The part of an RNA shown here (large-subunit ribosomal RNA, domain I) has 495 nucleotides and comes from a Rhodospirillales bacterium.
Context: one part of a larger RNA
RNA sequence: GGCAUUUGGUGAAUGCCUUGGCAUUGAGAGGCGAUGAAGGACGUGGCACUCUGCGAUAAGCUGCGGGGAGGCGAGAGCAGCCUUUGAUCCGUGGAUUUCCGAAUGGGGAAACCCGGCCCUUUAGGGUCAUCUCCUGGCUGAACACAUAGGCUGGGAGAAGCGAACCCGGGGAACUGAAACAUCUCAGUACCCGGAGGAAAGGACAUCAACCGAGACUCCGUGAGUAGUGGCGAGCGAAAGCGGACCAGGCCAGUGGCUUGGACGAGGGAACCGGAAGCGUCUGGAAAGGCGCGCCAUAGCGGGUGAUAGCCCCGUACGGGUAAAGCCGUUCAGGUCCUAGAGUAGGGCGGGACACGUGAAAUCCUGUCUGAAUAUGGGGGGACCACCCUCCAAGCCUAAGUACUCCUCAAUGACCGAUAGUGAACCAGUACCGUGAGGGAAAGGUGAAAAGCACCCCGAUGAGGGGAGUGAAAGAGACCCUGAAACCGAAUGCCU
Numbered sequence: 001g002g003c004a005u006u007u008g009g010u011g012a013a014u015g016c017c018u019u020g021g022c023a024u025u026g027a028g029a030g031g032c033g034a035u036g037a038a039g040g041a042c043g044u045g046g047c048a049c050u051c052u053g054c055g056a057u058a059a060g061c062u063g064c065g066g067g068g069a070g071g072c073g074a075g076a077g078c079a080g081c082c083u084u085u086g087a088u089c090c091g092u093g094g095a096u097u098u099c100c101g102a103a104u105g106g107g108g109a110a111a112c113c114c115g116g117c118c119c120u121u122u123a124g125g126g127u128c129a130u131c132u133c134c135u136g137g138c139u140g141a142a143c144a145c146a147u148a149g150g151c152u153g154g155g156a157g158a159a160g161c162g163a164a165c166c167c168g169g170g171g172a173a174c175u176g177a178a179a180c181a182u183c184u185c186a187g188u189a190c191c192c193g194g195a196g197g198a199a200a201g202g203a204c205a206u207c208a209a210c211c212g213a214g215a216c217u218c219c220g221u222g223a224g225u226a227g228u229g230g231c232g233a234g235c236g237a238a239a240g241c242g243g244a245c246c247a248g249g250c251c252a253g254u255g256g257c258u259u260g261g262a263c264g265a266g267g268g269a270a271c272c273g274g275a276a277g278c279g280u281c282u283g284g285a286a287a288g289g290c291g292c293g294c295c296a297u298a299g300c301g302g303g304u305g306a307u308a309g310c311c312c313c314g315u316a317c318g319g320g321u322a323a324a325g326c327c328g329u330u331c332a333g334g335u336c337c338u339a340g341a342g343u344a345g346g347g348c349g350g351g352a353c354a355c356g357u358g359a360a361a362u363c364c365u366g367u368c369u370g371a372a373u374a375u376g377g378g379g380g381g382a383c384c385a386c387c388c389u390c391c392a393a394g395c396c397u398a399a400g401u402a403c404u405c406c407u408c409a410a411u412g413a414c415c416g417a418u419a420g421u422g423a424a425c426c427a428g429u430a431c432c433g434u435g436a437g438g439g440a441a442a443g444g445u446g447a448a449a450a451g452c453a454c455c456c457c458g459a460u461g462a463g464g465g466g467a468g469u470g471a472a473a474g475a476g477a478c479c480c481u482g483a484a485a486c487c488g489a490a491u492g493c494c495u
Base pairs, nucleotide, nucleotide: 001494002493003492004491005490006489007488008487009486015480016444017443020415021414022412023411024410025409026408027407028406029404030403031161032160039100040099041098042055043054044053046078047077049075050074051073061094062093063092064091065090066089070082071081072080105114106113107112115128116127117126118125119124132158133157134155135154136152137151138150139149165196166194167193168192169191170190176183180230206213207212217244218243219242220241221240227235228234248396249395250394251340255336256335257334258333259332260331261330262329263328264327271319272318273317277292278291279290280289281288293310294309295299301313302312303311345369346368347367348366349365350364351363352362355381376391377390378389379388380387431438432437451479454466455465456464457463
């Protein structure tokens, strides 16, 4: 030095675990905001750094209800207090709620600076945005009524925020066409406006085919069909049929919708009741083994020193009140719209229809035009006739449908710490970037801290050896298990 065996160190895999995630289902809720939101800054505790809570009344004040022995939130103690004269806690109302932020007295480099007026006592309190829109009130031309305009500052009016879903106004390119221009991607992404719990649509100037149907929306089928298309790439219906759900009304009042009040019924917060097991053996510990029982509208689930229907929390089942909300009745208020003309139709230019101008009907309209009036008019895919069918140019309308920032309950041939959210842990943190933005790592002692008193070596160390605790310390906090690489030691053999 090598090989082998053994025994350690290092290291963190693996196994087991789960406080966290993921997906889905069923209900609920579907908004908050000038009565100042969302989101923050700064404060607030006896000591107070961070988180949580709260706001100068500051881990809190108060009414009512529940509850019944402990409590003063967590990391994490010490001191001191509260509480059966019912605390802490839970539910539901009320009060307080600094400063910034739509931010709104003016300014501003957010959380700061500087004012006016009124009340008043010095301190303190109140009030003061709008170039904008809406609404109310007062006025008011040409021009009689009116309208335009003006004045006013009356208004708990709008504004800002919010995950997706919805409607409207604008609207790409990469890409595909194996290049590329029409075309496609796609009316997608994105921007803007607006609304609701859904939105939109909706009560036939519709389809159909000589038979008939009967608002709208959504699903299946029809069907990758008919079509469309540099007839390329591609795009791509409708009727009908089967389902979901069903609802019709109004144009000046006897109606629909909506808001509020009163009454009534059911339901309903916190919460309450809620069955039934002992002995023995092993063991640190019994829920395990053995023996003998019991309950069950409850043998879902979780916890307890190992695996518990009967130990604990629960579960089945039953009970429970206030407010809000829902439903019904009734009363009051608000809102909607006059029978549909600069309309239908036409020319030119575009757009939408599955349909790219095509034989191109139908719908919308920038521009120019422009009817009829039920003895009338629209449609039936150029157009004409016959026939059939419907009545535009006014308004409202639940349900079936879409979505999930959020709440509750439940489920999983979903994950189990390099997985599952980026985040199981004080994570959108640390850190990086001027900024937009990017973005981690990091879980496990033990049943219980019983977290090693005391002694020894050592520097009043680190670390270790005894002692003690514990079932175990080869569980000692770098703490469950503890693989391999890698580094030692002992023994044997070979050189």